[in-house]
RNA sequence: GCGAAUGUAGUUCAGGGGGAGAACACAACCUUGCCAUGGUUGAAACGCGGGUUCAAUUCCCGCCAUUCGCU
Numbered sequence: 001g002c003g004a005a006u007g008u009a010g011u012u013c014a015g016g017g018g019g020a021g022a023a024c025a026c027a028a029c030c031u032u033g034c035c036a037u038g039g040u041u042g043a044a045a046c047g048c049g050g051g052u053u054c055a056a057u058u059c060c061c062g063c064c065a066u067u068c069g070c071u
Base pairs, nucleotide, nucleotide: 001070002069003068004067005066006065007064010024011023012022013021018054026042027041028040029039030038047063048062049061050060051059
């Protein structure tokens, strides 16, 4: 220098045009004499910028970051 993949909650991952989800973690409450376990509830996220569309996390383009391959 070229090419490819990935980027979603604090962490690990789903979801690939119309409701943003799960597990663990976190907070409050219940349970217990205390802790642990268990239960209920809650907060928390679509890398950035543009385009297409009635509507974009999703499709297209560019940038950024990480990883891999080629030279």
Annotation:
Transfer RNA from a Desulfobacterales bacterium, 71 nucleotides, folded computationally. Its Rfam family is "tRNA". The coordinates come from a structure-prediction model, not an experiment, and the mean pLDDT is 84.